[in-house]
Context: one part of a larger RNA
Molecule: small-subunit ribosomal RNA, central domain
Organism: uncultured prokaryote
RNA sequence: CUGGGCGUAAAGCGCACGUAGGCGGCUCGGUCAGCCGGAUGUGAAAGCCCUGGGCUCAACCUGGGAAUUGCAUUCGGUACUGUAUAGCUAGAGUUUGGUAGAGGUAAGUGGAAUUUCGGGUGUAGCGGUGAAAUGCGUAGAUAUCCGAAGGAACAUCAGUGGCGAAGGCGGCUUACUGGACCAAAACUGACGCUGAGGCUCGAAAGCGUGGGGAGCAAACAGGAUUAGAUACCCUGGUAGUCCACGCCCUAAACGAUGUCAACUAGACGUUGGGAGCCUUAAGGAACUUAGUGUCGAAGCUAACAGCUUAAGUUGACCGCCUGGGGAGUACGGCCGCAAGGCAAAAAAUC
Numbered sequence: 001c002u003g004g005g006c007g008u009a010a011a012g013c014g015c016a017c018g019u020a021g022g023c024g025g026c027u028c029g030g031u032c033a034g035c036c037g038g039a040u041g042u043g044a045a046a047g048c049c050c051u052g053g054g055c056u057c058a059a060c061c062u063g064g065g066a067a068u069u070g071c072a073u074u075c076g077g078u079a080c081u082g083u084a085u086a087g088c089u090a091g092a093g094u095u096u097g098g099u100a101g102a103g104g105u106a107a108g109u110g111g112a113a114u115u116u117c118g119g120g121u122g123u124a125g126c127g128g129u130g131a132a133a134u135g136c137g138u139a140g141a142u143a144u145c146c147g148a149a150g151g152a153a154c155a156u157c158a159g160u161g162g163c164g165a166a167g168g169c170g171g172c173u174u175a176c177u178g179g180a181c182c183a184a185a186a187c188u189g190a191c192g193c194u195g196a197g198g199c200u201c202g203a204a205a206g207c208g209u210g211g212g213g214a215g216c217a218a219a220c221a222g223g224a225u226u227a228g229a230u231a232c233c234c235u236g237g238u239a240g241u242c243c244a245c246g247c248c249c250u251a252a253a254c255g256a257u258g259u260c261a262a263c264u265a266g267a268c269g270u271u272g273g274g275a276g277c278c279u280u281a282a283g284g285a286a287c288u289u290a291g292u293g294u295c296g297a298a299g300c301u302a303a304c305a306g307c308u309u310a311a312g313u314u315g316a317c318c319g320c321c322u323g324g325g326g327a328g329u330a331c332g333g334c335c336g337c338a339a340g341g342c343a344a345a346a347a348a349u350c
Stems, first nucleotide, its partner, number of pairs: 004321003007304002012318001014201001017198001021194003025088003030083002033081002035077008049065006091191001092188004096183004103177007110154001115149007125136002162169002206247006215241002220236004258317006266295009277284002323350002333342003
C1' cells in the first nucleotide's frame, strides 16, 4: 500500500459522442526501458537480532557476524510488458446484393367524432346524480336531417409485435435522411474497448416572443355532500394542452440491473433474414443467424429471485456507496429571464 460492495438493504451518471488517461489480437526477428540474475562501491557508529568474552550473576561493557529488503556503476538473461520495424487476419471497418421497421425532419392530404354557427322538422323539457341542485330551454333547447367553420387526436389493424442510444415513436402520401440485420465474396490491416474533464440529445410541467384554441382542464366561480369540505361528485371555466423560434435540464429518466468482450445444460413461444427439403397451394419440419419473451439445470443470492438478454465464471475501463435524521439543506461558486438546476458541508442530536 491492497482487501467490501452497488436488482429490492446505502450505492449504476437519464442517454450518447468523445479529449486526456487506463487497457489492448496473432507471428518473426531487433532493442533491453520495465523485469530477473551476478559483481563492485555505498548503505556512519551505536541500537535491534545471532554468537563469543569481561565485571561472582544480571543490568552494563566489549569482540565478531548477520541485517540494513535501498541507491549507483557494471557484466549478463530475454519469457512477459514497453519500444521501433516487418508481416498476418480471427477484433474493428469498407464495398456489393438484399430484408424488415410507429427511427428522424419537412411538406401535402383523409375519414370518424366532439364543439360552434346557419337552415329544416318538431315541442316541453334537456342535462346531471347515490339522490339532487347549480346550468341550458317557449327569445324554441334536447332529439333529428342538411350545410358550413375550426382545432386536436388518429378507432379497427395492434401483438410480453416493430424501430430508436436514451427520452421516445402509431391515419395516408411524397421528398430528404440515420441506424440495424442477412447472404456470399472482395478489400483495409488492430484502425480497437472504456472514458475524468468537455460536449450533444433529453418525457411532462414551466418560462420568453408571436400565432392558434375544438375537446380537455390546474387556478377560479357556483351547486351538492359534510360537524366542517379551501376535497372526492356535479355545472361552468382561465392558464396550459397545439404550432414556430428560443430557454429550462428535471422524473419511480426503471430492467430501480453502467459500457464492451469471452465462456457456461436444456425446453417452449414470437419478430426479421438465409440456403436447401417436404407440400397442390396456404403452409410445414429441421438447421443457422440477429432480436424479443416464458420456464428451467449447474453454479450464484440474506431471501425474493435471476439464470446464454445472468444477478453464473472471468477480463478492461468509468461512475457511485460508507448509520439515521439534520439535508440533497446552508454558505460561497457556476448555470438560468425566472422557476430553479448543478455541485455540496457542519454544528447540535439519536